Predicted 3D model of a 73-nucleotide RNA (transfer RNA) from Danionella cerebrum. It matches the Rfam family "tRNA". By type it is a transfer RNA.
[in-house]
């Protein structure tokens, strides 16, 4: 220096052809239990890297940076 692929809850990832942003785990609560654990219940937590453009509407499509991983030379 090209070229690829990723950035989303605290942590691990999902997210169909752009239309109410999700799971587990983890927290704290409550129920069971002599307790703890485990188990069960309902709960809380998102500026979807950052900027701009398209569209009635964008995580998601274009584009332009920052970051991480790979390959190539």
């Nucleotide at each position: 220096g090209c070229c690829c692929a990723g950035a989303u809850a605290g942590c691990u990832c999902a997210g169909a052809c752009a239309g109410u942003a999700g799971a587990a785990c983890a927290u704290a609560a409550g129920a069971c239990u002599u307790u703890u654990a485990a188990u069960c219940u309902a709960a809380u937590g998102g500026u979807c890297c950052a900027g701009g453009g398209u569209u009635c509407a964008a995580g998601u499509c274009c584009u332009u940076g920052u970051u991480u991983g790979g390959g190539c030379a």